Predicted 3D model of RNase P RNA and transfer RNA as a complex of 424 nucleotides.
[in-house]
RNA sequence: GAAGUAGGCGGGGCCAUCGCGGCCGUCAAGAGCGGCUGAGGAAAGUCCGAGCUCCGCAGGGCAAGACGCUGGGUAAUACCCAGUGGGGGUGACCUCGAGGACAGUGCCACAGAAAGAUACCGCCAGGGCGUGCGCCUGGUAAGGGUGCAAAGGUGGGGUAAGAGCCCACCAGCAACAGGGUGACUUGUUGGCUCGGCAAACCCCGUCUGGAGCAAGAUCGAACAGGGGAUGUGAGGCUGCCCGCUGAUCCCCGGGUUAGGUCGCUAGAGGUCGUUGGUAACAACGAUUCGAGAUAGAUGAUGGCUGCCCCAAACGGGGUACAGAACUCGGCUUACAAGCCUGCUUCCAAA
RNA sequence: GCAUUUGUAGCUCAGUUGGAUAGAGUAACCGACUUCGAAUCGGUUGGUCGUGGGUUCGAGUCCCACCGAGUGCA
Numbered sequence: 001g002a003a004g005u006a007g008g009c010g011g012g013g014c015c016a017u018c019g020c021g022g023c024c025g026u027c028a029a030g031a032g033c034g035g036c037u038g039a040g041g042a043a044a045g046u047c048c049g050a051g052c053u054c055c056g057c058a059g060g061g062c063a064a065g066a067c068g069c070u071g072g073g074u075a076a077u078a079c080c081c082a083g084u085g086g087g088g089g090u091g092a093c094c095u096c097g098a099g100g101a102c103a104g105u106g107c108c109a110c111a112g113a114a115a116g117a118u119a120c121c122g123c124c125a126g127g128g129c130g131u132g133c134g135c136c137u138g139g140u141a142a143g144g145g146u147g148c149a150a151a152g153g154u155g156g157g158g159u160a161a162g163a164g165c166c167c168a169c170c171a172g173c174a175a176c177a178g179g180g181u182g183a184c185u186u187g188u189u190g191g192c193u194c195g196g197c198a199a200a201c202c203c204c205g206u207c208u209g210g211a212g213c214a215a216g217a218u219c220g221a222a223c224a225g226g227g228g229a230u231g232u233g234a235g236g237c238u239g240c241c242c243g244c245u246g247a248u249c250c251c252c253g254g255g256u257u258a259g260g261u262c263g264c265u266a267g268a269g270g271u272c273g274u275u276g277g278u279a280a281c282a283a284c285g286a287u288u289c290g291a292g293a294u295a296g297a298u299g300a301u302g303g304c305u306g307c308c309c310c311a312a313a314c315g316g317g318g319u320a321c322a323g324a325a326c327u328c329g330g331c332u333u334a335c336a337a338g339c340c341u342g343c344u345u346c347c348a349a350a
Numbered sequence: 351g352c353a354u355u356u357g358u359a360g361c362u363c364a365g366u367u368g369g370a371u372a373g374a375g376u377a378a379c380c381g382a383c384u385u386c387g388a389a390u391c392g393g394u395u396g397g398u399c400g401u402g403g404g405u406u407c408g409a410g411u412c413c414c415a416c417c418g419a420g421u422g423c424a
Stems, first nucleotide, its partner, number of pairs: 001346009012305007020038007040321001044332002047330005052212004059242004064208005069083005084098001085096004099203002104201002106197003120144002122140006129134001152170006171193001173190007216262004225252005235245003269288008306319005351423007360376004369407001378394005400416005
């Protein structure tokens, strides 16, 4: 210098005018006026996990669902960190839904002889016919052919031909020993070899009560009642059963709903430091921040300027994705033009 | 806001346990019938199975993430 890889940062700034939501002040109150304040890293998708609220308690079993290498973190998680193993890359590094296929069932289309057990061609032995080749019986997975997948692979010995039949190395399995908290790994020995699919049913292990701020509480307004079920158990916890509870529930018709208030925003918050830890993170200390609407505010215009692109210059153009709605922690998705840091490979020079 | 369902031809729908060149009706086009048209009969065209990725030998079907559309609630 080029190419790459991993992580992070912010997401333009200032001023003026007009306008909007909230709070405070002024005022007896309202209006008006004045002051302060007013979107994000994803506010998004609603995919996970919680707080909070209600279901009396959050009970037992079944069903259903989720997760699935190991250890740790956390309020919790399907998230994060560190590692193990598989795969990819020269490498930095990336990536994995990664338990079980000797508990059982099922599937493996077409092709192929055969898809868990098999002989189509070939090879070999025996037999008969018979004279260049076909027939019968048996052995054989070395060779051909089929296929995503075909009886561990390569080499040697051996054999009628072959075959883990025997041997060496490699792959895989089991036992023992060493290391590691563990996933696992290293070594030795052994017997020789076992198809794939669980993002098919399923089995094993762990976890999960249901609903959601339109939860729920409260004040007010309007109206018209009728029928049915029910302590021989309504309704609820709950998809079902048990168990618990114990008086309301359902249908038709009528009325109100663009009524108010609370819930509502200071929080498992941010930043910095110290300590512990490889890290995620935790503890302690200091410091700091402050939207809360309810048809839903957070905007528009103008000027100067920053950055990028075009251009010799004047000048011109661009400046993303997107917008709170009870609140957090994650994940995923979208994102203009940029900046910073670590590391790798190659080239060149010293 | 929360919950939930769904996407296959221009339209309405099938597609079973993963194994077809993805089918049916209708529409469109062509031909026959008719003086002409409709109806009818015959034939043809028309599909990124919403998009992307994964599992598998193989995906419309199984899994994940997005995109679009619909429904319910106080």
It holds a member of the Rfam family "Bacterial RNase P class A". Rfam classes the family as a ribozyme.